[in-house]
Context: one part of a larger RNA
Molecule: large-subunit ribosomal RNA, domain I
Organism: activated sludge metagenome
RNA sequence: GGCGCACGGUGGAUGCCUUGGCGUCAAGAGCCGAUGAAGGACGUGGCAUGACUGCGAAAAGCCUCGGCUAGCUGUCUAGCAAGCUUAACCGGGGAUCUCCGAAUGGGGUAACCCGAUCCGAUUCAUCUCGGAUCACGGCCGGCUGAACACAUAGGCCGGAUCGAGGGCACCCGGGGAACUGAAACAUCUCAUUACCCGGAGGAACAGAGAUUAUUCUCCUAGUAGCGGCGAGCGAACGGGGAACAGCCCAAACCGUCCCUACGGGGGCGGGGUUGUAGGGCCGGCGCACAGGAGUUUAGAAAUCAACCGGAUAGCCGAAUGGCCUGGAACGGCCCACCAGAGGGGGUGAGAGUCCCGUAGGCGAAAUUUGGUUGACUCCUGCCGGUACCUGAGUACCACGGGACACGUGAAAUCCCGUGGGAAGCUGGGGAGACCACUCUCCAAGGCUAAAUACUCUUGAUGACCGAUAGUGAACCAGUACCGUGAGGGAAAGGUGAAAAGCACCCCGAGAGGGGAGUGAAAUAGUUCCUGAAACCGUGUGCCU
Repeated sequence: GGCGCACGGUGGAUGCCUUGGCGUCAAGAGCCGAUGAAGGACGUGGCAUGACUGCGAAAAGCCUCGGCUAGCUGUCUAGCAAGCUUAACCGGGGAUCUCCGAAUGGGGUAACCCGAUCCGAUUCAUCUCGGAUCACGGCCGGCUGAACACAUAGGCCGGAUCGAGGGCACCCGGGGAACUGAAACAUCUCAUUACCCGGAGGAACAGAGAUUAUUCUCCUAGUAGCGGCGAGCGAACGGGGAACAGCCCAAACCGUCCCUACGGGGGCGGGGUUGUAGGGCCGGCGCACAGGAGUUUAGAAAUCAACCGGAUAGCCGAAUGGCCUGGAACGGCCCACCAGAGGGGGUGAGAGUCCCGUAGGCGAAAUUUGGUUGACUCCUGCCGGUACCUGAGUACCACGGGACACGUGAAAUCCCGUGGGAAGCUGGGGAGACCACUCUCCAAGGCUAAAUACUCUUGAUGACCGAUAGUGAACCAGUACCGUGAGGGAAAGGUGAAAAGCACCCCGAGAGGGGAGUGAAAUAGUUCCUGAAACCGUGUGCCU
């Protein structure tokens, strides 16, 4: 020095564990904001330096109404002091709520600086301090008022729970790629995606037949089709299911008010809303002591009351003892019991009968939510005639595009741009070029719940993970750290049943160690469960 063996050090794999994650299902809830949000800064504790949580100069809290109970003064974090105890704690309602932030008196390098007006405190007075108001835009009303006579623009004043800003995901609209695939690439695809912008809501969108279509889902079907007929894209008809709800204007005509260059126009009210056409107007008949509808979701608008449920605190809730092993009984053995409860968790090891619970049952002063009923409110027919009305730069056409599963194609249908441009009920659209016939439906105005999407809360659940996994984050994580910035972004869990966390003695400057003691265990001593390997030693056997 090598190999082997034994014992250690180092290291943190593995096993076991779970405070944390990830799904699914069910029920419920769903916007916040000038009454100042979301998000922050700074403060706030008797001893409180730092941090978390809570709160806001009334500052780990105040008032009130309920619930509950014998303890309480949050956590890392023990102790002392001083208190409270119809307290603490939990829930409903209210008060307070610094500064920044849309931030809004003006400014600004966010959490700062500087004002004006009125009122108040203090002062001899100034200073200083406190309260209220003071941004912009839109709307409504009033006053005033240019160029330019009227007018208009503009200015000023007043009013109103007007707007602004935020929101993970979901939704609608406007813009809008490329990598990629086509084994290259250009049409095509990726994709009407990512991303940007605008907007809304608890859902959004759509929707009441000029039918493509209210929405969602299963099938039809990877079919028919589309397609450098390549790669790929990809319906509908029809059927099953979920959920179901229908309405209001414009116009004709009537009334009324205002303006009028007398042609008419405008406001308000009535009337009226459809395709077997309907409505208006005229004539005739009928009629309400009736019939129907709405309950705040549309259909006009507007609430109250009673009752019954739900949510936001809670409450009751059965039944076992002995012996053995052990540090400990929840284990083993023996004898019992409850069960509308043998789901689950905890307790010094596998606990129906120890604890929390579970099955089952009960409960709300206050706020909130759903349902039912009532009050309340609203609506109303038939026949005949007449030909007044029934959405125009619209439909449609040409050209250029887009959307439709459909790439211009035989290309209908829908939507834009440019140009042209109807009929008007004896009217008009559609049925995949177009024509005929037939059938069907009424565009060019508007509203509309549910079934659906997503998030959160609560509950249940998992042939989901178990600390290199599962969220990036089980731990004070969007932290430390990196970056000028946009942005990127970690590592890090486990003593023990209980701190009983090693009094005391010895060595040592200390760190640390040796005894002693605790404990079932200390090679469980806070670097703490288990403690693999690499790597480093100590001892020893063999070889050299």